[in-house]
RNA sequence: CCUUCUCGUUAGGGGUGUCUGUUGCAAAAAGCAGGCUGAGAUUAUACCCUGAAACCUGAUAUGUAUAAUGACAGCGGAGGGAAACGAAGAGUGCAUUUG
Numbered sequence: 001c002c003u004u005c006u007c008g009u010u011a012g013g014g015g016u017g018u019c020u021g022u023u024g025c026a027a028a029a030a031g032c033a034g035g036c037u038g039a040g041a042u043u044a045u046a047c048c049c050u051g052a053a054a055c056c057u058g059a060u061a062u063g064u065a066u067a068a069u070g071a072c073a074g075c076g077g078a079g080g081g082a083a084a085c086g087a088a089g090a091g092u093g094c095a096u097u098u099g
Stems, first nucleotide, its partner, number of pairs: 001093001002091003006087005011050004017036007055080003062073003
């Protein structure tokens, strides 16, 4: 010096579904309470992610399961997708110097 891992700072990126009850109602939207999955389902000064397993697209798609769902799986080595600095450590990495 490089690589990698962890942590920190600053900056940046991202998602918020589904069902039931209820208020309302012609119906819907919206609010409230609760169930399900999840890190997170607007507790947000939170959570996750920053070079890819965040997330988006394909997808109002496919398969399985469910009370239901972007619940799970495949698709997927797919396409897109947001970084700099600092600290400690490791390297059976590189270069240089000395013996």